[in-house]
This is a predicted structure of a 107-nucleotide RNA (SAM riboswitch aptamer (S box leader)) from Oceanobacillus profundus.
The coordinates come from a structure-prediction model, not an experiment, and the mean pLDDT is 82.
RNA sequence: UUCUUAUCAAGAGAAGCUGAGGGAACUGGCCCUAUGACGCUUCAGCAACCACUAAUUAUUUUAGAAAGGUGCUACUUCCAGCAAGAUUUUUUCUUGAGAGAUAAGAG
Numbered sequence: 001u002u003c004u005u006a007u008c009a010a011g012a013g014a015a016g017c018u019g020a021g022g023g024a025a026c027u028g029g030c031c032c033u034a035u036g037a038c039g040c041u042u043c044a045g046c047a048a049c050c051a052c053u054a055a056u057u058a059u060u061u062u063a064g065a066a067a068g069g070u071g072c073u074a075c076u077u078c079c080a081g082c083a084a085g086a087u088u089u090u091u092u093c094u095u096g097a098g099a100g101a102u103a104a105g106a107g
Stems, first nucleotide, its partner, number of pairs: 001107008013043005021032003026081004044073003048070003052064004077099001082096005
């Protein structure tokens, strides 16, 4: 980096450095930001998957403990955009897809 599968309504902060934008891409919104956002480093924390333990096993499933491997720590993946359905009073809601993020496996 590509593919497959699963999950994404919960959870979790400070300090130092830096100095202007940032919240994945594009568009429209909305929000954060010199009362220093974003980023990097250190410590801290959270607990999703794998690993671990116990039960359960016909596609394995459920629970537990911890933080080993990754990961994560503003706002539902911040919301919407594409499709379907319902609802209506021209919107609102629900579901799905697409895209994204994370993990595991394979190439």
The organism belongs to Oceanobacillus, within Bacteria.